[in-house]
Molecule: transfer RNA
Organism: Candidatus Iainarchaeum sp.
RNA sequence: GCCCCGGUAGUGUAGCCCGGCCAAGCAUCCAGCCCUCUCAAGGCUGUGACGCGGGUUCGAAUCCCGCCCGGGGCA
Repeated sequence: GCCCCGGUAGUGUAGCCCGGCCAAGCAUCCAGCCCUCUCAAGGCUGUGACGCGGGUUCGAAUCCCGCCCGGGGCA
């Protein structure tokens, strides 16, 4: 230098190919409430995320371009 894979709540992941379904889903963590003599377990509610910039579009996590970070391969 070139090619491939990945980057999404505090943590782990799905969604991306094929744009719109709710207010980006699930689990866990955290906070509150219910339950209980208390705790644990269980139930309910809430908080919180699309690596950065630009483009296309009525509409982008998803498509396009550049860049950054991590991993792998070639030279």